[in-house]
RNA sequence: CUCAUCCAGAGCAGUGGAGGGAAUGGCCCGAUGAAGCUGCGGCAACCAUGGCGUAUGAGCCAACGGUGCCAAUUCCUUUAGGCAAGGCCUAUGAGAUGAG
Numbered sequence: 001c002u003c004a005u006c007c008a009g010a011g012c013a014g015u016g017g018a019g020g021g022a023a024u025g026g027c028c029c030g031a032u033g034a035a036g037c038u039g040c041g042g043c044a045a046c047c048a049u050g051g052c053g054u055a056u057g058a059g060c061c062a063a064c065g066g067u068g069c070c071a072a073u074u075c076c077u078u079u080a081g082g083c084a085a086g087g088c089c090u091a092u093g094a095g096a097u098g099a100g
Stems, first nucleotide, its partner, number of pairs: 001100006011040005019029003023078001025076002041070003046066002049062004074094001079091005
């Protein structure tokens, strides 16, 4: 840089000792213990692998491997547009993850 996905799902213990949720603005989480690190566990099914299967790049299943993930929709938001409209919808941007 390109493509795909992002309203589902899944946490305990030890250590540590004040931050964390990318950034903005919010709103939250946190001394009933944040981040980080370690161990074990789990979720998922992107890649790989195996099975079934196909109209031959359909699809379904499994989960030993490579990643990823385990508060809140990517927590909401940002830009543009729409709508009987203080909220909702669509597209985009940004970000994250995977594959190339």